[in-house]
Molecule: transfer RNA
Organism: Chitinophagales bacterium
RNA sequence: GGCCCCUUCGUCUAGUGGUUAGGACGUCAGAUUUUCAUUCUGAAAACAGGAGUUCGAUUCUCCUAGGGGCUG
Numbered sequence: 001g002g003c004c005c006c007u008u009c010g011u012c013u014a015g016u017g018g019u020u021a022g023g024a025c026g027u028c029a030g031a032u033u034u035u036c037a038u039u040c041u042g043a044a045a046a047c048a049g050g051a052g053u054u055c056g057a058u059u060c061u062c063c064u065a066g067g068g069g070c071u072g
Base pairs, nucleotide, nucleotide: 001071002070003069004068005067006066007065010025011024012023013022018055027043028042029041030040031039048064049063050062051061052060
């Protein structure tokens, strides 16, 4: 340099065109408890950036950035 794959709450992950973007752990608040822990209830928290296609994009296409693999 060429080709291929990946990027979603703090972390791990589901979502193959129309939803309120879901779950686990974690965080916060409340309840319980003499206190902590446990348990229960609730809340906040995310689509790497840009452009295109489409009535509609997390999803499809292209470019860029980062990471990984193969190869000259």